Record summary: The RNA shown here (Bacterial small signal recognition particle RNA) has 87 nucleotides and comes from Pediococcus claussenii. Taxonomically the source falls in Pediococcus (Bacteria, Bacillota, Lactobacillales, Lactobacillaceae). Of the family's consensus pairs, 91% are formed in the model.
RNA sequence: GCCUUAAGGCAAGGUCGAAUUUACGAAUCGUGUCAGAUCCGGAAGGAAGCAGCACUAAGUUUACUUCGGUUUGUGCCUUAAGUUAUU
Repeated sequence: GCCUUAAGGCAAGGUCGAAUUUACGAAUCGUGUCAGAUCCGGAAGGAAGCAGCACUAAGUUUACUUCGGUUUGUGCCUUAAGUUAUU
């Protein structure tokens, strides 16, 4: 120095959970705004509110993201022992 075994350390990966993030997302039993139309009123005005739109819920989805757990393992390093070769 090569090979084998054992112990320790580091790193990434697999996997589970949580958080965060992207997008989608309510015929009706979410919110807001409510064209048109309706109702009340002598009038001024007011009321309820369909469609549409917006925001979202459950849910689905995205992430070289973060945290925690787990791993008969993988890679690298260190130490010890054994075999063997050389000096």
It is recorded under the gene name ffs. The same sequence occurs in records of 2 taxa. Rfam family: Bacterial small signal recognition particle RNA. It is annotated as a non-coding RNA gene. Rfam describes the family as follows. The signal recognition particle (SRP) is a universally conserved ribonucleoprotein involved in the co-translational targeting of proteins to membranes. Clan: SRP clan.